[in-house]
């Protein structure tokens, strides 16, 4: 210069005017109690002092748990999640430390990392052959066989010649071959020596795979160790699928509580009168009235709601997540929804971005500082 990892900051001071949550005093309003003076309260409405007042991601809503309400005897199935060992935690699909495998020169990253010998799919393009492998070049003709030739021997003729038999050549068939070319991401271990017509784990030897076994590890797994197999069913499971595991369901608009107001129904008081129905009348019956209490639960309130698996030092224990003492601190709590404006001055000039029940994690956005390590 380029990186890699890991921490910390998240403009600052003052002065004014605003918003809003406690908390003081105060004034009005309104209800209860009282003769009244006052006292006690609040779903009134002001002021005025004090004091709090957004974030690393408040965000995406992807995971995981508190809380809350339904729902639940037990088992199963279906859906869905996750999937190397081991540990941390309230839990996790998250962490930490390990183990395999990949990347990167390196610090250092990345890893859905269980089963492909139950089963079913799937594979474009190029290739002769893409799966109980293939024969397209090319290589080989040792076995079996066709034609044309050479050479020998026998036999037949005077003789040219001819048949037969062997042994040999070329070109074919019918085949062998997976050494070599080629095509592919991918062609059923590599090197090299034998072997063979050529060839081929067909034999070997090294090297790789596998198995078992030993030995180290809690374990994943690793072995410079030992035996034994010629090596053995390509690839794909964030394709179905199998295996093993976990999981009810719904969300603070959960939920609880107080309650004007209207409807509805239940009791009881007064009132024996009135109206209306029933009937020729009278009683007598039903319906209708007014207050209370019950219920009910809209408007509207308070609850939940911020002390909490909190934070923050130090200290033991641990390689580490973390765990456990002691000590200190309270750090927004809204609900048509606050958290801002403007102005001086200063700096290294100011990114992304706004709580809504709450906590722990992942991910995404984004600006600058500092320390350690590579190269």
């Nucleotide at each position: 210069g380029a990186g890699u990892u890991g921490g910390c900051c998240a403009g600052g001071u003052c002065a004014u005017c605003g918003c809003u949550g406690c908390c003081u005093g105060u004034c009005u309003c309104c209800c209860a109690u009282g003769c009244a003076a006052a006292u006690g309260g609040g779903u009134u409405g002001g002021c005025a002092a004090g004091u709090g007042g957004a974030g690393g991601a408040a965000a995406g809503u992807c995971c995981g748990g508190g809380c809350u309400c339904c729902a639940c005897a037990g088992g199963a199935c279906a859906a869905g999640g996750c999937g190397c060992c081991a540990g941390g935690u309230a839990a996790u699909c998250c962490c930490u430390g390990g183990g395999g495998g990949g990347c990167g020169u390196g610090a250092g990253c990345c890893u859905a990392c269980g089963g492909a010998a139950a089963g079913u799919g799937c594979a474009g393009c190029a290739g002769a052959g893409a799966g109980u492998a293939a024969a397209c070049c090319g290589c080989c003709u040792a076995c079996g066989u066709a034609a044309c030739g050479g050479g020998u021997a026998a036999u037949c003729g005077c003789a040219a010649g001819a048949u037969u038999g062997c042994c040999u050549g070329u070109u074919g068939c019918c085949g062998g071959u997976a050494a070599g070319g080629g095509u592919g991401a991918a062609a059923g271990g590599g090197u090299g020596c034998g072997g063979u017509a050529a060839g081929a784990g067909c034999g070997c030897a090294c090297c790789g795979c596998g198995u078992c076994g030993g030995u180290g590890g809690c374990a994943a797994c690793a072995u410079u160790c030992g035996a034994c197999g010629g090596c053995a069913u390509g690839g794909u499971a964030a394709a179905c699928c199998c295996c093993g595991u976990c999981u009810g369901g719904a969300g603070c608009a959960a939920g609880a509580c107080c309650a004007a107001a209207u409807a509805g129904a239940g009791g009881g008081a007064c009132g024996u009168u009135g109206g209306c129905g029933u009937g020729g009348u009278c009683c007598g019956c039903g319906c209708u009235g007014u207050c209370c209490c019950c219920g009910g639960g809209u408007a509207g309130g308070u609850c939940g709601c911020u002390u909490g698996a909190g934070c923050g030092u130090c200290a033991u224990g641990g390689u580490g997540a973390c765990a456990u003492g002691a000590c200190g601190c309270c750090u927004a709590g809204a609900u048509g929804a606050a958290u801002g404006a403007u102005g001086a001055c200063c700096c290294u000039c100011g990114a992304c971005a706004g709580a809504a029940c709450c906590c722990g994690g992942c991910u995404u956005a984004u600006g600058g500082c500092c320390a350690a390590c590579u190269c």